[in-house]
RNA sequence: AAUGUAAAUGGUCUUAUCGCUUCUACUAAGGAAGAGGAAAGUCCGGGCAACAUAGAGUACCAUACUUCCUAACGGGAAGGGUUCUAAGCAAUUAGAAUACAGAUAGUGUCGCAGAAAAUAACCGCCUAUGGGUAAGGAUGAAAAGGUGAGGUAAGAGCUCACCAGUUCCUUUGGUGACAAAGGAAGCUGGAUAAACCUUAUGGGUUGAAAGUUCAAAUAGGCUAGUGUGUGAAGGCUACUCGCCUGAUGCUAGUGGGUAGAGCGUUUGAGAGUAUUGGUGACAAUGCUUCUAGAUAAAUGAUAAGAGCCUUCUUUUCUUGAAGGUACAGGAUCCGGCUUACAAGUUUACAUUUCCU
Numbered sequence: 001a002a003u004g005u006a007a008a009u010g011g012u013c014u015u016a017u018c019g020c021u022u023c024u025a026c027u028a029a030g031g032a033a034g035a036g037g038a039a040a041g042u043c044c045g046g047g048c049a050a051c052a053u054a055g056a057g058u059a060c061c062a063u064a065c066u067u068c069c070u071a072a073c074g075g076g077a078a079g080g081g082u083u084c085u086a087a088g089c090a091a092u093u094a095g096a097a098u099a100c101a102g103a104u105a106g107u108g109u110c111g112c113a114g115a116a117a118a119u120a121a122c123c124g125c126c127u128a129u130g131g132g133u134a135a136g137g138a139u140g141a142a143a144a145g146g147u148g149a150g151g152u153a154a155g156a157g158c159u160c161a162c163c164a165g166u167u168c169c170u171u172u173g174g175u176g177a178c179a180a181a182g183g184a185a186g187c188u189g190g191a192u193a194a195a196c197c198u199u200a201u202g203g204g205u206u207g208a209a210a211g212u213u214c215a216a217a218u219a220g221g222c223u224a225g226u227g228u229g230u231g232a233a234g235g236c237u238a239c240u241c242g243c244c245u246g247a248u249g250c251u252a253g254u255g256g257g258u259a260g261a262g263c264g265u266u267u268g269a270g271a272g273u274a275u276u277g278g279u280g281a282c283a284a285u286g287c288u289u290c291u292a293g294a295u296a297a298a299u300g301a302u303a304a305g306a307g308c309c310u311u312c313u314u315u316u317c318u319u320g321a322a323g324g325u326a327c328a329g330g331a332u333c334c335g336g337c338u339u340a341c342a343a344g345u346u347u348a349c350a351u352u353u354c355c356u
Base pairs, nucleotide, nucleotide: 001352002351003350004349005348006347007346008345009344012306013305014304015303016302017301018300020034021033022032023031024030036327040338041337043336044335045334046333047332048207049206050205051204055241056240057239058238060203061202062201063200064199065079066078067077068076069075080100081098082097083096084095085094086093087092101198102197106196107195108192109191110190122137123136124133125132126131145163146162147161148160149159150158164188165187166185167184168183169182170181171180172179173178211263212262213261214260221254222253223252224251225250226249233245234244235243236242270289271288272287273286274285275284276283277282307325308324309323310322311321312320
């Protein structure tokens, strides 16, 4: 320097004229402000509001290695385990992925082949012909840990030695998940729980068209059913218990009248910056700052120029010409996740080439 992989940042500016929304000022003129990093998806978590005066159980749903951060999260940070990739003779180094509790609570599944896929017995071996056996063979991804010796009617962890795996214990280090070292037990088929399930933890419901206040209006009419405290009907809640409201009522239908203005509505788990602490995500303190609030829904149009990038031209620089400038737009607010995204700038790792 190039290529590849993984990320971060970035998301244009000025002037003039006309136009739109809100606030301010009112004699008026004027002044100030006016879409995002994702505003998208509606996937999670909350603040807030109502039920409501508070619950319990079942069902259902979600999460699942450790510690920390956060209002909380299925989010983030730093680690651990397992698996994979590259380099290297190896030790090891670097990077990536991870739906990472439990298979000794139970059920299920593993095609074809094979006698059989875990309550094994086809060929074989032994035999008192009743039976015993799983060492040898075969099929298979996988067939009852491996090698050797003893033992046996023949064999088998049946016994022993060494090895492998599994479980448990001790010491050291660590907040911890775990790591390293040592020891014991004949304990000995695997895989699978984004299969059913079990365990632990957590979850009240609805959602801004949520809710709430004032105004206006009348026919609180008519029909049917049911009921009057031994609680109809209704609400919390998918169900049960429980609790609450509750009686000229309630439920269903039909018919008539009115329907305008506010609050919620933007000062926030806010933003910027400095110092301190921390590996880090972040936290504390100080200073500065106020940046849409519409309700059929505004934030734009025109003109001129500039910035940045690409290509061509030009006497190296200079200069000139042409083209490009992404994804996309609020409606209760905030924190995450996922998806879209032009130019430019930057970081880490790997490989190759060149120079010193």
Description
This is a predicted structure of a 356-nucleotide RNA (Bacterial RNase P class A) from a Cytophagales bacterium. Its mean pLDDT, the model's own confidence on a scale to 100, is 77. The sequence was found by an Rfam model in a public genome assembly.